[in-house]
RNA sequence: GCGGAAGUGGCGCAGUGGUAGCGCACGAUCUUGCCAAGAUCGGGGCCGCGGGUUCGAAUCCCGUCUUCCGCU
Numbered sequence: 001g002c003g004g005a006a007g008u009g010g011c012g013c014a015g016u017g018g019u020a021g022c023g024c025a026c027g028a029u030c031u032u033g034c035c036a037a038g039a040u041c042g043g044g045g046c047c048g049c050g051g052g053u054u055c056g057a058a059u060c061c062c063g064u065c066u067u068c069c070g071c072u
Base pairs, nucleotide, nucleotide: 001071002070003069004068005067006066007065010024011023012022013021018055026042027041028040029039030038048064049063050062051061052060
């Protein structure tokens, strides 16, 4: 230099055009003599960044940044 993959709550991931979800973690309550375990509820991200297309974009297109893999 060229090609490919990934980037979504604190962490790990899903979501492939129609109001962004799951698990773990965290907080509250219940349960227990206490802890742990368990149950219920709750807070937290508008999707790496900037544009474009669309009535509507995490999703499609362009550029760009970071990480990883391959080629040279």